[in-house]
Molecule: c-di-GMP-I-GGC riboswitch aptamer
Organism: Solirubrobacterales bacterium
RNA sequence: CACGACAAGGGCACACCCGCCGCGAGGCGGGGCCGCAAAGCCAGGGGUCUCUCCGAGACAGCCCAGCCACCGAAG
Numbered sequence: 001c002a003c004g005a006c007a008a009g010g011g012c013a014c015a016c017c018c019g020c021c022g023c024g025a026g027g028c029g030g031g032g033c034c035g036c037a038a039a040g041c042c043a044g045g046g047g048u049c050u051c052u053c054c055g056a057g058a059c060a061g062c063c064c065a066g067c068c069a070c071c072g073a074a075g
Base pairs, nucleotide, nucleotide: 001075003072004071011036012035016031017030018029019028020027021026034061040067041066044064045063046062047059048058049057050056051055
């Protein structure tokens, strides 16, 4: 470090369930098999999705770009 271990201490939380919000995609809180070394942040590009399709939105656990970061064996 552009690396990532049957390491240490921790972190996150898909499906699903409950409550609330939203027309909806979905969001927030609680629980939580799967999984994640950026599954941290960010809608700039692509993509998918929603609506009342002019247009306005959703998704970062789909990919890329950008920003930030814990630990430290091997390399």